[in-house]
RNA sequence: GAAGCAAGCCAGACCGUCGCUGGUGCCGGAUCCGAAAGGUGGCACUGGAGGAAGGUCCGGACUGCACAGGGCGGCGUAGCAGCUAACGGCUGUCCACCGUGAGGUGAGGAUCAGAGCAACAGAGACGAGCCGAUUUAAGUAUCGGGUGAAACGGGCAAUCUCUACGCGCAGCAACACCAAAUAGGCACACAUUGACCUGGCCCGGGGAGUGUGCGGGUAGGUGGCACCGAGCCGGGUGGGCGACCCCCGGCCCAGAUGAAUGGCGGUCACGGCCGGCGUCUUUCGGGACGUUCGGCUGCACAGAAUCCGGCCUAUCGGCUUGCUUCACAU
Repeated sequence: GAAGCAAGCCAGACCGUCGCUGGUGCCGGAUCCGAAAGGUGGCACUGGAGGAAGGUCCGGACUGCACAGGGCGGCGUAGCAGCUAACGGCUGUCCACCGUGAGGUGAGGAUCAGAGCAACAGAGACGAGCCGAUUUAAGUAUCGGGUGAAACGGGCAAUCUCUACGCGCAGCAACACCAAAUAGGCACACAUUGACCUGGCCCGGGGAGUGUGCGGGUAGGUGGCACCGAGCCGGGUGGGCGACCCCCGGCCCAGAUGAAUGGCGGUCACGGCCGGCGUCUUUCGGGACGUUCGGCUGCACAGAAUCCGGCCUAUCGGCUUGCUUCACAU
């Protein structure tokens, strides 16, 4: 210098201005919406997307189902040892395979419990008997030939099966509470001896149910739900090869539901294109590199929805560290 391997990081920065949304305080024992439950405004301060918030694949927290216990069935996992709340995740290591190597990949238990399967070739593929020799009462037994990956020896468990271990089922549209209208239900009162309706009363007319209370469910609303936590950040001549654990200090860090987290302007940084200029080169068409210059333009994948740990997938451009192979120079 070239080509690679592994691990990790960033995902534009700042200022101004106009908005959106959560929290706290004040206005305020206020106003408005709603039958109610409940919700709502203004100002100030302050918080406001990700490494994957994604796919919803695996594991948990949480909730309900009888305090979820046993059997059958079903599903999943599989060297060994560990980590963890748990896992199909992660770490270490053995073995196998791939790579010159750094490294990478692996559904890696059992075929003396039983079943099933094996292209082509071959007489025959789990059923046996083609050829030759020897042998026997007998294709009865042995050896050799030939085919094939494999010929009574075995192979395949990513076929059933067996073994060990794990899993009860459903999921925040869980679940809990508040709670209309309408239609059912229950109780009581009145009612063809006319309740009830017909503007308050009477007549007249209509007339078989009417009224009150209770209860369940629905619409709607609130909680669950923004978390003192498997929490985040920093440090440790603490433990461990490591995953991880322990100790100390600091911090409180999105929470909507027709769903906030944005728009505009400026400066700077980065990438691309065009032009100017400079250097080098040229097959005279141009090309390569550079830039205190000018202009245009771009900044990926994507967007929380009960929360957390993983896996997988998507991702413009760029950075850091360690290591490997090759070439050259000393």